Description: A computed fold for a 140-nucleotide RNA from Ruminiclostridium hungatei, annotated as c-di-AMP riboswitch aptamer (ydaO/yuaA leader).
Order: sequence, then structure tokens, then C1' cells
RNA sequence: AUAUUAUAAUCGCUGAGUUACGGCAUUUUGCCGUAAGCGGGGGAACCAUAAAUUGGGGUGAAUCCUGAAUAUUCAGGUAGGGUUAGUCUCGACCAAUCCGAAUCCGUCAGCUAACUUCGUAAGCGUUGGGGAGAAAGUGA
Repeated sequence: AUAUUAUAAUCGCUGAGUUACGGCAUUUUGCCGUAAGCGGGGGAACCAUAAAUUGGGGUGAAUCCUGAAUAUUCAGGUAGGGUUAGUCUCGACCAAUCCGAAUCCGUCAGCUAACUUCGUAAGCGUUGGGGAGAAAGUGA
């Protein structure tokens, strides 16, 4: 110096999925409730649309295409979305890399003030490119 393995925090990443208070239990912490913040759905007029079973629609980046296999799998690509370590911005700079799932409503939903309703989960990583710009912070 390189590669591999193991380990992990007052660490980092995806995501709306955070914070505060109260109660209960408690080893770490967990559960319940409330509020704030954050993120969705429904829902007039105006506007838009001419759809109307080949059902349609919502959350999400997560759609679409091709080829095998042959009845739900595999492979490749792709719209699109992330990551590369002090913070933020730039694929509308150069590069590397990962994802490209899942699920709900039940024949119904364009937009949408008032109004109304729901969620606030889950998962992953270990020294972590180059360049430009900005604002901080620290030291002398």
C1' cells in the first nucleotide's frame, strides 16, 4: 500500500415516518395516549375532460420493453430514484456504484376553498471518488 473477515457510536444512509409531554411496565427499552411538526387520501365552484369493463384508482423512485422458459419464474435492458463522510447546491459537471420492490381500495375517486380522514413504519451500512460554488465552524 492492497485485499478479506470481524467489530460499532452521542456515527452514517434510504424513507413523511421526527420532537415534546403524560401514563403504565421496565435491564437495554417497550407499550398506550395527547400535542406540534412532517407526509398522504377523499371532497365544491371555476376550469378541465368525453371517458364510460379490455374495469378503474391510491401509496411509492419502483414503470415499460426484449429474450428464454412455459403459467409464474429467470436473464438483459429501461422511465425513474438513491449513495460515494463537516454542511448545502451542481447528471443543467466528470466518474464509480446500488435500487428499479411491495401493497391497499373494491366497481368508486379529474382539479378542488370550506370540510373531512389516514400515516408517522420498516430496513441497511462501516472509513467512504474527483471538480466547481456557497454558507458555517475551528485554529494560528

The RNAcentral record of the sequence draws on Rfam and Ribocentre.